[in-house]
RNA sequence: GGAUAUAGUUUAAUGGUAAAACAUAAAUCUCCAAAAUUUAUAAUAUUGGUUCAAUUCCAAUUAUCCGCG
Numbered sequence: 001g002g003a004u005a006u007a008g009u010u011u012a013a014u015g016g017u018a019a020a021a022c023a024u025a026a027a028u029c030u031c032c033a034a035a036a037u038u039u040a041u042a043a044u045a046u047u048g049g050u051u052c053a054a055u056u057c058c059a060a061u062u063a064u065c066c067g068c069g
Base pairs, nucleotide, nucleotide: 001066002065003064004063005062008022009021010020011019016052024040025039026038027037028036045061046060047059048058049057
């Protein structure tokens, strides 16, 4: 100097109020378990600014990674 930060994990959403998969819990099924099905829980790094409205645009800070000296 540059990039990134969204659920426990991995990824979406390019201004109109956050979507899935896996995982977790419960129920059904089963002699039991596994598998399968259904349901539930759970997230925009932090602080400000712009806007009617911000995950999205802007600034700073924090953390991680890359590079230069």